[in-house]
């Protein structure tokens, strides 16, 4: 070069034909307990890689770019 592919919450990931974005961990506040530590609750956290474009609606479909990861030359 070419051709698959992943990029969503602090971190591993989910998100099933387009219809108000989640789950584990992990931070926080509480409850328990003589104090931890477990356990049990509860609330908080995102412009879903960036810009576009189609739609009444885009995490999801197209286009182009970025970064990774396999294969081919």
């Nucleotide at each position: 070069g070419c051709g698959u592919u992943u990029u969503u919450a602090g971190c591993u990931c989910a998100g099933u034909u387009g219809g108000u974005a989640g789950a584990g961990c992990a931070g926080g506040u509480g409850a328990c307990u003589c104090u931890u530590a477990a356990u049990c609750a509860c609330a908080a956290g995102g412009u879903c890689c960036a810009g576009g474009g189609u739609u009444c609606g885009a995490g999801u479909c197209c286009c182009u770019g970025a970064a990774g990861a396999c294969g081919c030359a």
Molecule: transfer RNA
Organism: Lachnospiraceae bacterium